Transfer RNA from Kwoniella dejecticola CBS 10117, 73 nucleotides, folded computationally. Rfam family: tRNA. Rfam classes the family as a transfer RNA. Rfam describes the family as follows. Transfer RNA (tRNA) molecules are approximately 80 nucleotides in length. The RNAcentral record of the sequence draws on GtRNAdb. The gene name in the source record is tRNA-Met-CAT-1-1. Model confidence (mean pLDDT): 82 of 100. The source organism's lineage runs through Eukaryota, Basidiomycota, Tremellomycetes, Cryptococcaceae and Kwoniella dejecticola.
RNA sequence: GCCCUGAUCGCUUAGUCGGUUAAAGCGAAGGUCUCAUAAUCCUUAGCCCCCAGUUCGAUUCUGGGUCGGGGCA
Numbered sequence: 001g002c003c004c005u006g007a008u009c010g011c012u013u014a015g016u017c018g019g020u021u022a023a024a025g026c027g028a029a030g031g032u033c034u035c036a037u038a039a040u041c042c043u044u045a046g047c048c049c050c051c052a053g054u055u056c057g058a059u060u061c062u063g064g065g066u067c068g069g070g071g072c073a
Base pairs, nucleotide, nucleotide: 001072002071003070004069005068006067007066010026011025012024013023019056028044029043030042031041049065050064051063052062053061
């Protein structure tokens, strides 16, 4: 330098052949329970890497960029 692949709550992952409340586990906060702590149970907050394009509408499609992983030279 070229090719492939990935980027989603704080962490680990799912998902969407373009529109419906973007989901789960762990974690956090509040509550329940207890003499108290933990566990249990309930509730809540929080996320689509960045820029542009297409489109009535993009987290999803297209182009470019950044970063991580793999391959070739």